Transfer RNA from a Patescibacteria group bacterium, 74 nucleotides, folded computationally.
Rfam family: tRNA. Rfam links the family to the GO term triplet codon-amino acid adaptor activity. By type it is a transfer RNA. Rfam describes the family as follows. Transfer RNA (tRNA) molecules are approximately 80 nucleotides in length.
[in-house]
C1' cells in the first nucleotide's frame, strides 16, 4: 500500500424491490405460579440501525468519504 465483507438493543443476530410500528432469541426489571427456588406463562423498559454528507416525495436498506474489525493479495 490494495481488494472484498462486516457494523442494527447489554450479548447473539434477523430485516424481502427503498415505503405507512424497526424485530426475534438470550439477558434485566415486575408481575403470576411456588413454602421457597428452578422451570414455565404474562406486562415493561432498553435502538438517534458505526459518523459526516449526498441522492429521493420517503434511507436501516442506494450513492461518496471517514472511523473500527476480520478476510485476501502485495
Nucleotide at each position: 500500500g490494495a481488494a472484498c465483507u462486516g457494523u442494527u438493543a447489554g450479548c447473539u443476530c434477523a430485516g424481502u424491490u427503498g415505503g405507512u410500528u424497526a424485530g426475534a432469541g438470550c439477558g434485566g426489571u415486575c408481575c403470576g405460579u411456588u413454602c421457597a427456588c428452578a422451570u414455565c406463562g404474562g406486562a415493561c423498559a432498553g435502538g438517534u440501525c458505526g459518523g459526516u454528507g449526498g441522492u429521493u416525495c420517503g434511507a436501516g436498506u442506494c450513492c461518496a468519504c471517514c472511523a473500527c474489525a476480520g478476510u485476501u493479495c502485495a
Its mean pLDDT, the model's own confidence on a scale to 100, is 80.